This is a predicted structure of a 114-nucleotide RNA (c-di-GMP-I-GGC riboswitch aptamer) from a Woeseiaceae bacterium. NCBI's taxonomy places the organism under Bacteria, Pseudomonadati, Gammaproteobacteria, Woeseiales, Woeseiaceae.
């Protein structure tokens, strides 16, 4: 430097619970070990998740519009339309987020091997 053993030392800690933070994705301690030889570190390319705006588009509604019976009157019925209002989808774009999704990068413990 390469590699990881049925070694030895040690190390880290999925999902679940509980406590706390966050609009949310998540994140932080605790208990907890699925795992991991860089499951250290860094969001640098890709991914992915969240949340805001934007496009285009679905669905729903009446304060409206039209249209129809109906009544002496009536803040009245019906049926179409259909929003700048409600939600949902997808596209793109900023912020966040995740390094235990792949790749790149930085660093490092032991020594059976070659």
């Nucleotide at each position: 430097g390469c590699u990881g053993a049925u070694a030895a030392a040690g190390g880290c800690a999925a999902a679940a619970c509980c406590a706390g933070c966050u609009a949310a994705a998540g994140c932080u301690g605790g208990u907890g070990a699925c795992g991991c030889a860089a499951a250290g570190c860094c969001a640098c390319g890709g991914g992915u998740c969240c949340u805001c705006g934007c496009u285009u588009c679905c669905u729903g509604u009446a304060c409206g519009g039209c249209g129809c019976a109906c009544c002496c009157u009536c803040u009245g019925g019906c049926g179409c339309u259909g929003a700048c209002c409600a939600g949902g989808a997808c596209c793109c774009c900023a912020a966040g987020a995740c390094c235990g999704c792949c790749g790149g990068g930085c660093u490092a413990c032991c020594g059976a091997g070659a």